[in-house]
């Protein structure tokens, strides 16, 4: 150089083979309870779906490229 894989909330991951609102768990911030704290329970806030183009009526999904990172070839 080449080849497979991976990027999604702060962390860890799901996302049904393109469709009507982007989700879960922890963590955060509030309540409720408690002398008080911790566990519980209730609510709430956060997202350019790594980036850029491009098919589409519609794109986290699908096609090119580019960046990280992982592995295997030379």
């Nucleotide at each position: 150089g080449g080849g497979c894989g991976a990027u999604u909330a702060g962390c860890u991951c799901a996302g049904u083979u393109g469709g009507u609102u982007a989700g879960a768990g922890u963590a955060c911030g509030a309540g409720u309870a408690u002398c008080a704290c911790a566990c519980a329970c209730u609510c709430g806030g956060g997202g350019u779906c790594a980036c850029a183009g491009g098919u589409u009526c519609g794109a986290a999904u699908c096609c090119c490229g580019u960046a990280u990172c992982g592995c295997c070839c030379a």
Predicted 3D model of a 74-nucleotide RNA (transfer RNA) from a Spirochaetaceae bacterium.
Its Rfam family is "tRNA".